[in-house]
Transfer RNA from a Planctomycetaceae bacterium, 73 nucleotides, folded computationally. RNAcentral records the identical sequence in 2 taxa. Its Rfam family is "tRNA". Its family is annotated with triplet codon-amino acid adaptor activity in the Gene Ontology. The RNAcentral record of the sequence draws on ENA. The organism belongs to Planctomycetaceae, within Bacteria.

This record gives sequence, C1' cells and structure tokens, in this order.
RNA sequence: GCCGCCAUAGCUCAGUUGGUAGAGCGACGCUUUCGUAAAGCGUAGGUCCCGCGUUCGAGUCGCGGUGGCGGCU
Repeated sequence: GCCGCCAUAGCUCAGUUGGUAGAGCGACGCUUUCGUAAAGCGUAGGUCCCGCGUUCGAGUCGCGGUGGCGGCU
C1' cells in the first nucleotide's frame, strides 16, 4: 500500500424484509432474613463510532473518514 470482517447500554452480545432498540451480566430500589448472601419483583441507563447521501422513514442501504482484528504484498 491492497483486501476482508467488526464498531449498538458500564461489560458480553442480539436486532429478520428499512417501520419509533432489546437480552444476559452488572448498578440501584423493594420483598424475604436477626443480619448478609442467594432468590423473587421492579427501576434507571443508548448522539446505535463520526460525517454526508438515498428514502415518507436508516442501527439496517450507498459513499467517505476514524479505530480494532485478520490476511496479502
């Protein structure tokens, strides 16, 4: 230098055919307990890496950029 894959909650990851974004773990609160842990119930938490474009509508499609991983030279 070229090619491919990945980037979504604090962490690990889903998200179908483009239609108002979710799970598990973690955090917090409540119940339970003499108390803690465990268990059960609930709550909060997101500029979907950045920009531009397409579209009535983009996490999803197109282009460019950045970062990570791998391959080739």